Model confidence (mean pLDDT): 84 of 100. Transfer RNA from Protea cynaroides, 72 nucleotides, folded computationally. Rfam family: tRNA. By type it is a transfer RNA.
RNA sequence: AGGGGUAUAACUCAAUGGUAGAGUAUCACCUUGACAUGGUGAAAGUCAUCAGUUUGAGCCUGAUUAUGCCUA
Numbered sequence: 001a002g003g004g005g006u007a008u009a010a011c012u013c014a015a016u017g018g019u020a021g022a023g024u025a026u027c028a029c030c031u032u033g034a035c036a037u038g039g040u041g042a043a044a045g046u047c048a049u050c051a052g053u054u055u056g057a058g059c060c061u062g063a064u065u066a067u068g069c070c071u072a
Stems, first nucleotide, its partner, number of pairs: 001071003005067003010024004018055001026042005048064005
């Protein structure tokens, strides 16, 4: 310098253009003499940023940023 990938909850990851989810972790309650395990529930999201397309975008298009990969 060129090419393609990834970016979503605190962490690891899902999500066919039509209400943003799971596991772990956190908090509360139940269970125990106590702890652990287990059960129920809750909270936690500017879907990297900015534009565009669309009735409607996490998803499609462009640019930018960050990160790591391949080629030279």
NCBI's taxonomy places the organism under Eukaryota, Streptophyta, Embryophyta, Magnoliopsida, Protea.